[in-house]
Molecule: SAM riboswitch aptamer (S box leader)
Organism: Candidatus Peregrinibacteria bacterium
């Protein structure tokens, strides 16, 4: 990096500080929102959410529960929302591609 599996309408500072400085919100597109009242980006601090792997219990197993030290991962908008299929007069639902995070394996 690629394959595979599972999860993604829930929750959490849009903190402080330093540097960069105009775009960001995964890629193109349409829309909507952030953004020099400095958005994002990188470091360093502290708070915080969650619960995949560790950790302990329960089960023959699938599986469940319980812990948060630890490896991660997360802290506007549902993955911000929609383009692809299917249903439906239509608001809309259903699946799916893509993407994220984890794990095991090469």
């Nucleotide at each position: 990096c690629u394959u595979c599996u599972a999860u993604c309408c829930a929750g959490a500072g849009a903190g402080g500080c330093a540097u960069c400085g105009a775009g960001g919100g995964a890629a193109c597109u349409g829309g909507c929102c952030c953004g020099c009242u400095g958005a994002g980006a990188u470091g360093c601090c502290c708070c915080c959410c969650a619960a995949c792997c560790c950790g302990c219990c329960c089960g023959u197993g699938a599986g469940g529960g319980c812990a948060a030290c630890g490896g991660u991962g997360g802290g506007a908008a549902c993955u911000c929302c929609a383009g692809c299929c299917c249903c439906g007069c239509a608001u809309g639902g259903g699946g799916g591609a893509a993407g994220a995070u984890a794990g095991c394996u090469u």